Transfer RNA from Candidatus Liptonbacteria bacterium RIFOXYB1_FULL_36_10, 74 nucleotides, folded computationally. The RNAcentral record of the sequence draws on ENA. It matches the Rfam family "tRNA". Its family is annotated with triplet codon-amino acid adaptor activity in the Gene Ontology. The family's RNA type in Rfam is transfer RNA. Rfam's curators write: Transfer RNA (tRNA) molecules are approximately 80 nucleotides in length. Its mean pLDDT, the model's own confidence on a scale to 100, is 81. RNAcentral records the identical sequence in 3 taxa.
């Protein structure tokens, strides 16, 4: 160099051109004598930049980082 994949909350993943979701964990409340459990709430994210569009996380270009394949010089 070329070629394919991933990139979403803290972590693990879904996920679709019209409100961004699920576990766990985190905070708080209930419940217990206290802990564990369980049960109710909140809080928190699309890897950047630009285009397409009435609207983009999603589709196009580009870039960052990782991962796999593959080729060429010396």
């Nucleotide at each position: 160099g070329c070629g394919g994949g991933a990139u979403u909350a803290g972590u693990a993943c879904a996920g679709u051109g019209g409100c961004a979701g699920u576990a766990c964990a985190u905070a708080a409340g209930c419940u217990u004598c206290c802990c564990a459990a369980g049960c109710u709430u909140a809080g928190g994210a699309c890897g950047c930049g630009g285009g397409u569009u009435c609207g983009a996380u999603u589709c196009c270009c580009g870039u960052a980082u990782c991962c796999c394949g593959c080729u060429c010089a010396a």